[in-house]
RNA sequence: AAGCCUUUUUAUGUGAGAGUGUUUGAAAAACCGCCGAAGGAGCAACCACCCCGGAAACUCUCAGGCAAAUGGAACAUAAAAAGUUGA
Numbered sequence: 001a002a003g004c005c006u007u008u009u010u011a012u013g014u015g016a017g018a019g020u021g022u023u024u025g026a027a028a029a030a031c032c033g034c035c036g037a038a039g040g041a042g043c044a045a046c047c048a049c050c051c052c053g054g055a056a057a058c059u060c061u062c063a064g065g066c067a068a069a070u071g072g073a074a075c076a077u078a079a080a081a082a083g084u085u086g087a
Base pairs, nucleotide, nucleotide: 003085005083006082007081008080009079010078011077012076013075014074019032021031022030023029033066034065035064039062040060041059042058046054047053
C1' cells in the first nucleotide's frame, strides 16, 4: 500500500401492519376507530463505570401511517468518504 473490519452517505432490489370510515366534488381539516418498521421518547438484558452514561426489531404513540401512489425500519449488492488493522 492493497485487502479485511467498523461507521456514514448515495444508488438499486426486497419490504409489514392498521377504516377506499363519516362530513366534503377532491385535497385539507374535524370526529370516531385502529397500526408500528421514518423520526422521537422510555425502560430492560447487557456493556462501561471516579463522575457523566451507552443500549433493542421491546414499550409509548408526540410525530408518522391505515385503497393506490408517496413514505418505510431491517436485509442484500455496488460506489464514495472517514477510521481501525495492516507485509